[in-house]
RNA sequence: UGAGCAGGCUGUGCAGUCGCGGCAGCGCUUUUUUGCUGGCGAGGAAAGUCCGGGCAUCACAGAGCAGGGUAACUGCUAACAGCAGCCGAAGGUGACUUUAGGGCAAGUGCAACAGAAACAGACUGCAUGGGAUCUCGUCCCGUGCGAUGGUGGAAAGGUGGGGUAAGAGCCCACCAGAGUAUUCGAGAGAAUACUGCUGUGUAAACCCUACCCGAUGCAACGCUGAUUGGUGCGCAUCAUCAUAACGUCUGCUCGGCGGAUGAUUCGCAAAGGCGGCUUGAACGAUUCGGCGACGAAUCGGCUAGAUAAAUGACUGCACCCGACAGAACCCGGCUUAUAGGUCUGGUCACGCA
RNA sequence: GGUGUCAUAGCCAAGUGGUAAGGCAAGGGACUGCAACUCCCUGACUCCCCAGUUCAAAUCUGGGUGACACCUCCA
Numbered sequence: 001u002g003a004g005c006a007g008g009c010u011g012u013g014c015a016g017u018c019g020c021g022g023c024a025g026c027g028c029u030u031u032u033u034u035g036c037u038g039g040c041g042a043g044g045a046a047a048g049u050c051c052g053g054g055c056a057u058c059a060c061a062g063a064g065c066a067g068g069g070u071a072a073c074u075g076c077u078a079a080c081a082g083c084a085g086c087c088g089a090a091g092g093u094g095a096c097u098u099u100a101g102g103g104c105a106a107g108u109g110c111a112a113c114a115g116a117a118a119c120a121g122a123c124u125g126c127a128u129g130g131g132a133u134c135u136c137g138u139c140c141c142g143u144g145c146g147a148u149g150g151u152g153g154a155a156a157g158g159u160g161g162g163g164u165a166a167g168a169g170c171c172c173a174c175c176a177g178a179g180u181a182u183u184c185g186a187g188a189g190a191a192u193a194c195u196g197c198u199g200u201g202u203a204a205a206c207c208c209u210a211c212c213c214g215a216u217g218c219a220a221c222g223c224u225g226a227u228u229g230g231u232g233c234g235c236a237u238c239a240u241c242a243u244a245a246c247g248u249c250u251g252c253u254c255g256g257c258g259g260a261u262g263a264u265u266c267g268c269a270a271a272g273g274c275g276g277c278u279u280g281a282a283c284g285a286u287u288c289g290g291c292g293a294c295g296a297a298u299c300g301g302c303u304a305g306a307u308a309a310a311u312g313a314c315u316g317c318a319c320c321c322g323a324c325a326g327a328a329c330c331c332g333g334c335u336u337a338u339a340g341g342u343c344u345g346g347u348c349a350c351g352c353a
Numbered sequence: 354g355g356u357g358u359c360a361u362a363g364c365c366a367a368g369u370g371g372u373a374a375g376g377c378a379a380g381g382g383a384c385u386g387c388a389a390c391u392c393c394c395u396g397a398c399u400c401c402c403c404a405g406u407u408c409a410a411a412u413c414u415g416g417g418u419g420a421c422a423c424c425u426c427c428a
Base pairs, nucleotide, nucleotide: 001349002348003347005345006344007343008342009341010340012318013317014316015315016314017313018312020041021040023038024037025036026035027034043324047335048334050333051332052331053330054329055217056216057215058214062254063253064252065251067213068212069211070210071209073085074084075083076082087101088099089098090097091096102208103207107206108205109202110201111200123149125145126144127143128142129141130140131139132138133137157175158174159173160172161171162170176198177197178195179194180193181192182191183190184189221275222274223273224272228428229427230426231269232268233267234266236264237263238262239261240260241259246258247257248256249255283300284299285298286297287296288295289294319322354424355423356422357421358420359419360418363377364376365375371408379395380394381393382392383391401417402416403415404414405413
């Protein structure tokens, strides 16, 4: 200098005027309201709602089955399908990247078409014994074999050599896998030795193994509350039935709770208002522990909370002329969208010193 | 705001791993003097899009796009 790898930060800025939503203070007003001043007012994804938790109600949420989810190992965490480290596999010269990565050597299913045969078989064949034919050759019957050809995504470990009538892990060397033993490691696993043991693919097919999961979501839920009808629920009274049914809690079983049905009276539930609602497993700085994810201590400040729903408009200046995009209970992740700018650390090639 | 379902020819729609049924509509032909009815033939190169698993994907898995329905006891 060129090419390439990994990670972080940022996401137009400044000034003025007017306006909007909360908060605090002051003034006017009985109150509602209104005026002034001060301060705050979208994001890295606020999005998708894909995972995980907090919180709330259902029984202070119980047992089993069914159902759902996750999948090498060790850790982190409130928890996770996330993250970190590490192992194996694949790719790259390398920095490094990707990986739904348990089990078809438990059972069952499926493998269309092609092919002899899809998990067992012999179409073409290779040998050999006998027979037919005068012989070569061809044909028939039997035996051994599974090498060769062809089909297929996949054909019974692969390549090479030996061996044999012809062949075959039948034997040998190397490679791949499996089993056993020893050593190392916290573990996944790695290394070495031995055994010829060689048993298709598919579990993002049923299933098996290990672990996890109760249901419903802030339109949850609590308090308050205006009118009419229906519906539902609750208390009380009356009547009838009665210890088995019925209702409810999760689809079923157990278990728990409520005796059930009808009539009458009374009350409750929908608008609206208040709470839940933003001080939080949060954020920033420093120090310490850890390879790291992360954790601990100290200090600092408060940083949207609306409900038809605010965060905007205009003017001026500057530049690289501004991408994707708008909170609605909250938080940790993942995924998806995103014009650019900027910083840091590795790698490879070439050149110069 | 939350929860769930669906997407296959112009329309309706079957197919839930093995090469996409059927009906209506449309086009062509036959029948007819001409029509209608009837009969025959014709269409998905891409099953909403992009990846993955698999020998093989409309189908299974993940992500995206679009549409619809339900939830405040009902009026």